[in-house]
Context: one part of a larger RNA
Molecule: small-subunit ribosomal RNA, 3' major domain
Organism: uncultured bacterium
């Protein structure tokens, strides 16, 4: 100087407390461990691994296993010798046969440019080499997690100290903040904080189609039409919030408390933004890369299987156990997205999944698109039920060469566990929790996951003694 303390002081955080909803019990989905297996590819391991890499394993993917094949190779550059039509042979492309498939066999067509030196293209042979998701993340780059959006981390000059170092950065206040004020052997500065950026909340102006319809007209199923750009909205540019104003407190300060005005008030809400560093943290399987290893195989191709196994254990979710509910009829209101090998309307067929159909739309025009919870009415009457839907049987639909291993959906039948969950444990302070649908990426098909989006919309917060984590000053120290 740090680190540490079941030392002390001060302060903060959904850390506790006060509340709400969960998890832990059930069924299922999914990940992991273990076990099994020819293989169940590999990585991730307290917080910070476990719906994680994977924004989507039937084949492919695929790295694993079994079998069958290839060896200058599936891919790149160069090079030796040779071939390219008159015939033969080789390669290439489509076809046929064969094979589980690649491989293999057959037969048809058949080089281009040229300055005639050659060049291009394709192929064979020999060789340099290719190739490796093989090892080492404890050799590395790059990227990422975490403490933590915590308020810290440092430097120059000066001063103090033999020196390591100290001072500044400590102290008195204050703040979300090393934020600011005052003081001070310090005076300044840098990286962080804040602001500048995006979005949301109010509004002026500009613009008016694909959006809108107040008044006018024709009038309709309908802003459908004439017309208009007021309004909504869209998207460009401005304004607006700064403790600016008033009062109290304070040290005449920083600031804080209350008030006015205001759409918004003291960082308005949300996002992006992550200092010096810590964990030999993660990744050689995104990529790059040193060294080591394989080179008729640890490379490459193909078929089938596996990654989907199942006495069990754990994590994360979904659905429930019901009456604030289930079922049936009628009826209302979104936002944000996507769309051409695409979205697909009307109409018709089917109980339905879906099918036929083809209008329109590269989309403020068309389509996805009936939002659901909600509201009105009816029924059920507390039961393993008109709760719950697992499991299983049958019959179908869709995608795709192909749904047996191993997809999703529909109808009929079947109707398991489950009556609110032990010890313990998680999230959340407001348009939040809870609850309800909708969309997107990936994608032929496959979503209870992920990322977004709007609808309805709470309860509680006395407080900082305690638990956890962090900041700062100080003290002890058998640690460095």
């Nucleotide at each position: 100087u740090g680190a540490c303390g079941g030392g002390g002081g001060c302060c903060c955080g959904c850390a506790c407390a006060a509340g709400c909803a969960g998890c832990g019990g059930a069924g299922c989905a999914u990940g992991u461990g273990g076990u099994u297996u020819a293989a169940u590819u590999c990585g991730a391991a307290g917080c910070a691994a476990c719906g994680c890499g994977a924004a989507g394993a039937a084949c492919c993917u695929u790295a694993c296993c079994a079998g069958a094949a290839c060896u200058u190779g599936a891919c790149a550059u160069c090079c030796c010798u040779c071939u390219g039509g008159u015939c033969u042979g080789c390669a290439u492309u489509a076809c046929u046969c064969u094979u589980a498939a690649u491989c293999g066999a057959g037969g048809a067509a058949g080089c281009c440019c040229u300055u005639c030196g050659g060049g291009g293209c394709a192929g064979a042979u020999a060789g340099a080499c290719a190739g490796g998701u093989g090892g080492u993340g404890c050799a590395u780059g790059g990227u990422u997690g975490u403490c933590g959006u915590c308020a810290g981390c440092u430097c120059g000059u000066g001063u103090c100290g033999u020196g390591a170092g100290a001072u500044g950065u400590u102290g008195g206040g204050u703040u979300a903040a090393g934020u600011c004020c005052c003081g001070c052997a310090a005076c300044g500065a840098g990286c962080g904080c804040a602001a500048c950026c995006c979005u949301u909340a109010u509004u002026g102006c500009u613009a008016g189609u694909u959006g809108c319809c107040a008044g006018c007209a024709c009038a309709u199923a309908a802003g459908u039409u004439g017309g208009g750009c007021a309004c909504u909205c869209u998207a460009g540019u401005g304004a607006g919030a700064c403790u600016g104003c008033c009062g109290g407190a304070g040290a005449c300060a920083a600031u804080u408390c209350g008030g006015a005005g205001g759409a918004a008030g003291g960082u308005g809400g949300g996002g992006a933004u992550g200092a010096c560093g810590u964990c030999a943290a993660a990744u050689c399987a995104u990529c790059a890369u040193g060294c080591c290893c394989c080179u008729u195989a640890u490379g490459u191709u193909c078929u089938g299987g596996g990654c989907u196994a199942c006495a069990c254990a754990c994590g994360u979710g979904c659905u429930a156990c019901a009456a604030u509910g289930g079922c049936c009829u009628g009826u209302a209101c979104a936002g944000a997205g996507g769309g051409a090998a695409g979205c697909g309307a009307a109409a018709c067929c089917g109980c339905g999944a879906g099918g036929u159909g083809a209008a329109g739309c590269a989309a403020a025009u068309c389509u996805u698109u009936u939002a659901a919870a909600g509201c009105c009415g009816g029924u059920c009457c507390c039961a393993g039920u008109u709760c719950g839907g697992a499991u299983u049987g049958c019959a179908g639909g869709c995608u795709g060469a192909a749904a047996c291993u191993c997809g999703c959906c529909u109808g009929c039948a079947u109707g398991a566990a489950g009556u609110u969950g032990g010890a313990g444990u998680u999230g959340c302070u407001a348009g939040u929790a809870a609850u309800c649908g909708c969309g997107g990426a990936u994608c032929a098909g496959c979503a209870u996951g992920c990322c977004g989006u709007g609808g309805u919309g709470a309860a509680u917060g006395c407080g900082u003694u305690c638990c956890c984590g962090g900041g700062u000053c100080u003290u002890g120290c058998a640690c460095a």